Small-subunit ribosomal RNA, 3' major domain from an uncultured rumen bacterium, 466 nucleotides, folded computationally. The prediction has a mean pLDDT of 83.

[in-house]
Context: one part of a larger RNA
RNA sequence: UGACGGGGCCCCGCACAAGCGGUGGAGUAUGCGGUUUAAUUCGACGCAACGCGAAGAACCUUACCAGGCCUUGACAUCCCUUGCAAAACUAUAGAGAUAUAGCAGAGGUUAUCAAGGUGACAGGUGGUGCAUGGUUGUCGUCAGCUCGUGUCGUGAGAUGUUGGGUUAAGUCCCGCAACGAGCGCAACCCUUAUUGCUAGUUGCUACGCAAGAGCACUCUAGCGAGACUGCCGUUGACAAAACGGAGGAAGGCGGGGACGACGUCAAAUCAUCAUGCCCCUUAUGUCCUGGGCUACACACGUAAUACAAUGGCGAUCAACAAAGGGAAGCAAAGCCGCGAGGCAGAGCAAAUCCCCAAAAGUCGUCUCAGUUCGGAUCGUGGGCUGCAACCCGCCCACGUGAAGUCGGAAUUGCUAGUAAUCGCGGAUCAGCAUGCCGCGGUGAAUACGUUCCCGGGCCUUGUACA
Numbered sequence: 001u002g003a004c005g006g007g008g009c010c011c012c013g014c015a016c017a018a019g020c021g022g023u024g025g026a027g028u029a030u031g032c033g034g035u036u037u038a039a040u041u042c043g044a045c046g047c048a049a050c051g052c053g054a055a056g057a058a059c060c061u062u063a064c065c066a067g068g069c070c071u072u073g074a075c076a077u078c079c080c081u082u083g084c085a086a087a088a089c090u091a092u093a094g095a096g097a098u099a100u101a102g103c104a105g106a107g108g109u110u111a112u113c114a115a116g117g118u119g120a121c122a123g124g125u126g127g128u129g130c131a132u133g134g135u136u137g138u139c140g141u142c143a144g145c146u147c148g149u150g151u152c153g154u155g156a157g158a159u160g161u162u163g164g165g166u167u168a169a170g171u172c173c174c175g176c177a178a179c180g181a182g183c184g185c186a187a188c189c190c191u192u193a194u195u196g197c198u199a200g201u202u203g204c205u206a207c208g209c210a211a212g213a214g215c216a217c218u219c220u221a222g223c224g225a226g227a228c229u230g231c232c233g234u235u236g237a238c239a240a241a242a243c244g245g246a247g248g249a250a251g252g253c254g255g256g257g258a259c260g261a262c263g264u265c266a267a268a269u270c271a272u273c274a275u276g277c278c279c280c281u282u283a284u285g286u287c288c289u290g291g292g293c294u295a296c297a298c299a300c301g302u303a304a305u306a307c308a309a310u311g312g313c314g315a316u317c318a319a320c321a322a323a324g325g326g327a328a329g330c331a332a333a334g335c336c337g338c339g340a341g342g343c344a345g346a347g348c349a350a351a352u353c354c355c356c357a358a359a360a361g362u363c364g365u366c367u368c369a370g371u372u373c374g375g376a377u378c379g380u381g382g383g384c385u386g387c388a389a390c391c392c393g394c395c396c397a398c399g400u401g402a403a404g405u406c407g408g409a410a411u412u413g414c415u416a417g418u419a420a421u422c423g424c425g426g427a428u429c430a431g432c433a434u435g436c437c438g439c440g441g442u443g444a445a446u447a448c449g450u451u452c453c454c455g456g457g458c459c460u461u462g463u464a465c466a
Base pairs, nucleotide, nucleotide: 001466002465003463004462005461007460008459010457011456012455013454015450016449019414020413021412022411023410026305028303029302030301031300033298034296035295042053043052064291065290066289067288068287070285073121077120078119079117080116081115082114083113089102090101091100092099093098123280124279126278127277128276132274133273134269135268136267137265139263144183145182146181147180148179149178150159151158152157163174164173165172189257190256191255192254194225195224196223197222198221199220200219203215204214205213228251231245232244233243234242235241307407311366312365313364314363315362317361324355325354326353329348330347334343335342336341373404378399379398380397381396382395383394384393420442421441422440423439424438425437426436
């Protein structure tokens, strides 16, 4: 000087407390461990691994296993020789890779291309993240981390950065052997809340509908305005600031996002990519078929569904969104089917057309039951995608109707348009969503406070630590 203390002072955070909802019990989905297996590919392991890489494993993907093939190779450059085609298509054999045979026309003739040869080489999701780059997590959006010159100290170092106030903040003010500066904080950026102007179709308006008309309103999207403790009062040290008030759509950082200092964990990643070294080179490379990644005495994490009446079911009321997507696409109206869906096809590269039905809401019924709760499991028959749904997809109808009556110790999220609850959309994607990323609807309770638990910041003190 740091680090540490079941030392001290001060301060902060859904850290506790005050509340609301969960997890832990049930069956299901999914990931991990374990076990099994020819293989169940690999990575990730306290917080900071475990619905994580994977924004989507039937084949492919695919890296794994079994079997069948190839060896200058599936892919690249160079050299030599040969050919006029190669590819596609057809036929035969085969599980296929592949092998053999046939084949019209156009193009091309130093060449492209193909075949063969020769080695130089290719290739490796093989190893090492403790050799690395790049990227990322974490402490933590915590308020810190440093430097120049000066001064003090023999020196390591100190000072500045400490002190008195204040702040979300090393934020600002005052003081001070310090004076300044840098990276962080804040602001500049996006979005949301109000409004003025400009613009007016595909939007909007009067209407039962259309034509036609118009641009006031809604809305869209460009430029502006607006919030700064600016004004008033109180407190304060005449400061910084705090508290109350006015005006205002908005008030003291207005709400949300992006943005992550010096560094820590030899943290993660050689399987995104790049890359040193090591290793394989008729195989640890390449192609193919089938299987596996989907196994199942068990154990854990994360979710969705329930155990019901604030509910289930049915009908009707033409109830009311936002944000997205659409051409190998979205698909209306119509007809067929109980339904999944099918037929046919208007319109739309979309403020025009479509996906699109919003759902919770309202009314009736059920009357506390393992039930008209709950939906697992299983049977039968269908639909869709796709060469192909046996291993191993999703959906529909009928039947079947398991556990479960609110969950031990323990543990977790959340402070407002939040929690809770209700639907809608998108990426990936042929098909497959209870996951992820977004969107809006309805819409709470509680916070006395900082004694305690956890984490963090400043100062101070002790030290068997460096």